[in-house]
RNA sequence: GGCCCCAUCGUCUAGCCUGGCCUAGGACGCUUGGUUCUCAGCCAAGAAACACCGGUUCGAAUCCGGUUGGGGCUG
Numbered sequence: 001g002g003c004c005c006c007a008u009c010g011u012c013u014a015g016c017c018u019g020g021c022c023u024a025g026g027a028c029g030c031u032u033g034g035u036u037c038u039c040a041g042c043c044a045a046g047a048a049a050c051a052c053c054g055g056u057u058c059g060a061a062u063c064c065g066g067u068u069g070g071g072g073c074u075g
Stems, first nucleotide, its partner, number of pairs: 001074007010028004020058001030046006051067005
């Protein structure tokens, strides 16, 4: 240099191939409340994410192009 794959809450991840109703769901963690003499545990509630730019479309986390970062194969 060429080709391919990946990027979503603090962490891990579902959803992407097949665009749409619902608030982007779950686990762990965190916060608050309840239970408890206190803690742990348990119960309830809550905050928290689509790497960036552009395009297509009535509508994009999802499709297309580019950029950035990471990984793999290879001259």

Model confidence (mean pLDDT): 80 of 100. Transfer RNA from a Candidatus Omnitrophota bacterium, 75 nucleotides, folded computationally. It matches the Rfam family "tRNA". The family's RNA type in Rfam is transfer RNA. The sequence is in RNAcentral, with records from ENA. NCBI's taxonomy places the organism under Bacteria, Pseudomonadati, Candidatus Omnitrophota.